Context: one part of a larger RNA
Molecule: large-subunit ribosomal RNA, domain I
Organism: uncultured Pelagibacteraceae bacterium
Parts: sequence; C1' cells; structure tokens
RNA sequence: GGCGUAUGGCGGAUGCCUAGGCACUGAAAGGCGAUGAAGGACGUGGUAUACUGCGAUAAGUUUCGGGGAGUUGUAUGCAGGCUUUGAUCCGAAAAUUUCCGAAUGGGACAACCCACCACUUUAUGUGGUACUUCAAACUGAAUUCAUAGGUUUGAAGAGCUAACCCGGAGAACUGAAACAUCUAAGUAACCGGAGGAAAAGAAAUCAAUUGAGAUUCCGUUAGUAGUGGCGAGCGAACGCGGAACAGGCCAGUAGCAAUAUUGAAAUAAUCUAAAUAGUUUGGAAAAACUAACCAUAGAGGGUGAUAGUCCCGUAGGAGUAAUGUUCAAUGUUGUUCUUGAGUAGAGCGGGACACGUGAAAUCUUGUUUGAAUUUAGGGGGACCACCCUCUAAGCCUAAAUACUCUUCAGUGACCGAUAGUGAACUAGUACCGUGAGGGAAAGGUGAAAAGAACCCCUAUUAGGGGAGUGAAAUAGAACCUGAAACCGUAUGCCU
Repeated sequence: GGCGUAUGGCGGAUGCCUAGGCACUGAAAGGCGAUGAAGGACGUGGUAUACUGCGAUAAGUUUCGGGGAGUUGUAUGCAGGCUUUGAUCCGAAAAUUUCCGAAUGGGACAACCCACCACUUUAUGUGGUACUUCAAACUGAAUUCAUAGGUUUGAAGAGCUAACCCGGAGAACUGAAACAUCUAAGUAACCGGAGGAAAAGAAAUCAAUUGAGAUUCCGUUAGUAGUGGCGAGCGAACGCGGAACAGGCCAGUAGCAAUAUUGAAAUAAUCUAAAUAGUUUGGAAAAACUAACCAUAGAGGGUGAUAGUCCCGUAGGAGUAAUGUUCAAUGUUGUUCUUGAGUAGAGCGGGACACGUGAAAUCUUGUUUGAAUUUAGGGGGACCACCCUCUAAGCCUAAAUACUCUUCAGUGACCGAUAGUGAACUAGUACCGUGAGGGAAAGGUGAAAAGAACCCCUAUUAGGGGAGUGAAAUAGAACCUGAAACCGUAUGCCU
C1' cells in the first nucleotide's frame, strides 16, 4: 500500500409522522367606506425581542345571556394579582378607538408642519372649517327689470375589493409551414359602470300551407348548411329533448321607498347510553385470553402499543334570554307621465350577423335625405305578385345560468417536508435591486423534562468522563430512524 472483518466519525437519504397545503361537495354570505374603509405607522404588558390582541379607558372597559373552577395570549420562569360576592372563557349589544391613508381646515418628502372660527370647566379642552352635483333660502354686477356671480343650510358622491357581468376603446406574437385579405381575436392589457348575480326578456319572432308562442342555460341537430387568398381556417339556424317558468304597465292597477303592527327564523351553549371486569406480557394495555354490556350512538380524535363501553365527541332528543338583525303578511303615506317621426326607409361610408360585398336579405349608424297612420305598416335571405304572420320607433320583470376575496360543515384510488401554496417554522420574512420587481433556506428528544443534582479532567459558559433520570441517553437538546459518497481506528492475510 491492497483486500477483508470489526468499530467509529461526517453526512442527512430512506421509513414512519403531521401542525400545512391542494381539489371539490352542500349550505351561507356576496360587500366595506365621510358614523372615516381597505391597508398601515406608532404605541400598549411588572419583567417584553417577535407574533397575536388592543388603542392614551390601549393582551383591555360596560351591560345582558351561557358556563362552573381555575386563571393572568403564543411563552416557560420569577414576582404580584384576580376568582363560588361566580373569575378566566364563549356569545350578543354597547363604550373607547392616537396618527397616516378617499383623507376632507391649509401644506407636505404618508404616519409630519402650520392655522382660523365658535363654545367652555381656560386646557396638551370640545366642536367646526375640502371639492363636486342637486335642492332650498338670502343676496346680487356690467345694465332699468333681470341674468351671471356670491353666501348659508340640507342631501348625495368620492376610496377599497378575488372572480363572475355589461359597455367603451382595442393589439401583437402566432397560424397560413414565407406573406398582404384572413387567423390569433373582439382575445390580452386599458377605461367606465353595476349587482349578488349581471345581461336578456313578453314577437313589427319563427315556421311553411300543418303550426309554434317572452328571455336565459344544457344536450342534440352538426363539424351539417354555409362561409373562406373556397387556403389556413371560421361555422350556424329550423326542429327535437331537458332545466326553469310569469307576466305586467303608460292616470290609478302594480312596482318601489319610508313607516306602524303582527308572526317567524338565526347565534354562543346545555343535557343524554353501555363492566373496563379479571389474568398474562410489557416501561406503559387500548394487545392476547376469559367473562359481560350498549347501540336511532361500531363517524372521528385523544389517552404511555391497536378502546363501541376511559375522555372529547357521535346518533337521536331538549332548549336558546336581553338588545339587535333578517324575512313574510297587513295597513298608511310618497313616487311614476297619455301607445311611441327627424322614426321606418333610401344614397354614400363603416360595423354586427357562422355569412370576408357577395345575388346579400336582417340588425346597427357617421353623413345627406326622408314616409304611411289599421282602407296602414314590418317580415318571410336580391327583387315582384299571391299567401301567411306580426304590430317597430315607450317602460318594468323572479327562476333556471356565471363566479368565490370570505364563513360553516364535509369529502378525497390528492401531497406528505427537494412533495403539497413561494410560505407546515419570526414568509412575501431574511436577502438582492436606485426602482418596477425578484425572492429563499429552515419540521420531528421523550409517554412525561423526569432536560442530567453532585464529583472529576480542562484556560474555558467549549468538549468529555463518572453519578443520576428514563423502557431506551449510540433518545442529551448539533436530540426519531440514520443509507451512500468521504475520513479514521483496531485487526487477519498478501506485498
């Protein structure tokens, strides 16, 4: 030095676990905000770094209801308190709620600076003072009446918010194997607006010689008819089957709003069963054996190993105050605008319709024009006639449908710490960047801290050896298991 054996170090794979995620189901809720939101800054504890809670009344104050023995959050300890005269805790309703922020007295480099007016208990006090719109009142120029303007009062708005919805305006990459019509796509991003849904909606609709009877959504019709540099592609409708169904109004019906009365619902939480009985193993019994019991309860979780009968629960029942909220019914009050002309249609130019101007109907409208009035008018895919059908240019309308920032209950041939959210832990943290922005790593002692008194080595609060705890300490906090790479020690054989 090599090979092997034994025993270690380092390392953190694997196994097991779950405190966190993911997807969905059924309900609820679908908003918050000038009565100051969302989001923050700064404070707040006996001791207090972070989180949580709260706001100078500051881990809290008051009342009512529940509950019944401990409690002073995560979070130990020490100290001091509170509590059967009912605390902590749970629920409901109130009070307080600094400063910034729409931020609104003026300003500003957010959490700061500087004011004015009124009142008073004279202070570090209380209240008010933004803008726009509407309404009312009082005023009021040039300019006589008036109007513009001004002042005051009252009401409303403003900002935030995940997706869903309606409207405005609107790309490109890409595909066409290049590219220009076309496609992507009326998509993305942007802007405005609303609701718990929105939008649409009671035929100037379809159909075809039989008829149907508002809208919306699903399946089918059907990748059909069509459209298309007839390329790439785009792509219906009638009809049929379902979900859900609802019709009304324009001068007094109905809807909406306010208010009054009555009724109902919801919330914390409470009560309820059955031998854990014996023996054995074990550190520990829920295990094994023997013998019982309950079950409208053998869902689930916990307890020193696997528990229907130990604990929390579960099925099934009972009950739920005050105040407030919501819903329904009834009554009263208020409110609304007379059948639809610069419309239908036409010319020119666009857009939407599955339909790219085409034979192009239909809808819409920038511009120029411009009817009829039920003996009328529109449509039936150029257009004309016959026939059929409907009544535009006014308004409202639930359900079936879409979505989930959020709450409750539950489910999983979903993940199990390089997975599952980026985040199981002080996570949008640390850190990086001028900034927009980017963005981690990091879980596990033990049943219980019983977390190692005391002694020794040592410069040592490092590390270790005894002792002790424990079932186990090669479970010792760098803590379950502890693979490999890599690095030692001892030893056998070979060289």